[in-house]
RNA sequence: GGCAGAGUAGGUGCUGCGCGUUAAGUGCCAAAGGAUGGGACGUUGCCUUUGGACGAAAGGCCACUUUGCGGCCUGCGGUGCUGUACCGCGUCUACUGCC
Repeated sequence: GGCAGAGUAGGUGCUGCGCGUUAAGUGCCAAAGGAUGGGACGUUGCCUUUGGACGAAAGGCCACUUUGCGGCCUGCGGUGCUGUACCGCGUCUACUGCC
C1' cells in the first nucleotide's frame, strides 16, 4: 500500500413476564434537546420533552350486589420490558488477519 474481517444506535420474527381495553400506549405533525461501531465529526435513522391532530375489540364465568366495582379466563392493541435468531453506520482514522 492492497484485500478481507470484527464491532453501534436501532429494525424484524419468536419466547417469557407485564400494561391497557373506564384508552394509556403505539403511530403522525411541529419545535427544542440528547445519545449513537475503538476515537472524532455527523443524519435522511434513534431517544426524551412540550404542543397539536387522529384513533381502537371485546367477550365469557364467579362472588358480592346500593347493577357498579372486583377477580379469573380467552381475545384484542401497528402495546412495555427481557431473552433469542437474523439484518445493521456515512466520512476519516484506529483494531485483527492475509498478501
Annotation:
This is a predicted structure of a 99-nucleotide RNA (THF (Tetrahydrofolate) riboswitch aptamer) from a Bacillota bacterium. Of the family's consensus pairs, 94% are formed in the model. Model confidence (mean pLDDT): 80 of 100.